[in-house]
Context: one part of a larger RNA
RNA sequence: CGUUUGGGGACUUGAGGGGAGUGGCCCACAGUACGAGAGGACCUGGGUCAACCGACCUCUGGCGUAUGGGUUGUGGCGCCAGCCACACAGCCCAGUAACCACGUCGGGAAGGGAUAAGAGCUGAAAGCAUCUAAGCUCGAAGCCCACCCCAAGAUUAGGUCCCCUUGAGCCAGGUCGGAGACUACGACCUUGAUAGGGCGCACCUGAAAGCCCAGCAAUGGGUUGAGGGGAGCGCUACUAAUUGGCAAAUUGGCU
Numbered sequence: 001c002g003u004u005u006g007g008g009g010a011c012u013u014g015a016g017g018g019g020a021g022u023g024g025c026c027c028a029c030a031g032u033a034c035g036a037g038a039g040g041a042c043c044u045g046g047g048u049c050a051a052c053c054g055a056c057c058u059c060u061g062g063c064g065u066a067u068g069g070g071u072u073g074u075g076g077c078g079c080c081a082g083c084c085a086c087a088c089a090g091c092c093c094a095g096u097a098a099c100c101a102c103g104u105c106g107g108g109a110a111g112g113g114a115u116a117a118g119a120g121c122u123g124a125a126a127g128c129a130u131c132u133a134a135g136c137u138c139g140a141a142g143c144c145c146a147c148c149c150c151a152a153g154a155u156u157a158g159g160u161c162c163c164c165u166u167g168a169g170c171c172a173g174g175u176c177g178g179a180g181a182c183u184a185c186g187a188c189c190u191u192g193a194u195a196g197g198g199c200g201c202a203c204c205u206g207a208a209a210g211c212c213c214a215g216c217a218a219u220g221g222g223u224u225g226a227g228g229g230g231a232g233c234g235c236u237a238c239u240a241a242u243u244g245g246c247a248a249a250u251u252g253g254c255u
Base pairs, nucleotide, nucleotide: 001153006164007163008162009161010160011159012158016150017149018148019147022050023049024048025047026046027045028044034039052107053106054105055104056103060101061100062099067094068093069092070091071090072087073086074085075084076083077082111145112144113143118138119137120136121135169246170245171244172243173189174188175187176186177185194240195239196238197236198235199234200233201232203229204228205227210223211222212221213220214219
């Protein structure tokens, strides 16, 4: 920009396209059919595993550089105590959320249609025979459908519902996001829980400081599962979401 002529918001159909498509082992049938024996099935059903693919974070594990603790050296806050800074995050021990795999769940299937090689029926040409010439039945991990995803620029541009100058809707701006390079997408903007803060809970760390007690002291004990704490789950307008603009007539209304 178009979608054969108003504008707009949802929900869709699916022409067409893409993805997937794997294999092993075990058990039952059955030590049956078969076979002198040795051996040993078809068919059908059940289970399990590998690799691959997708999703997710309950579990297990990893990471977790603005979480908690321990600790070395040096410097600083006058000193002690207590803190802070730098040293790869100084080093070390743990670790929520998020993101992940080594973790968890799911997938390939089943089914239908038409066929290939092939197996047949009926059957002439050619009184026989013949799966083929007419006709017909079967028959693959393959083809078409079925499963998952995209999809009306499918210019043959589809469909349904609803709203709209009594303004539907859109844009900018702002608070943000399991969305993201930017953009886009999604949530919210006081008729408000969008983010921050506050409060509570979960969870992490692991017993703060101060004081008291024991000990010459290092240190230990008590107050104490204390103190501290990012992202999690709730509640709460305290803070910030102020506000501005655009918007349709060959239809309708009015004059």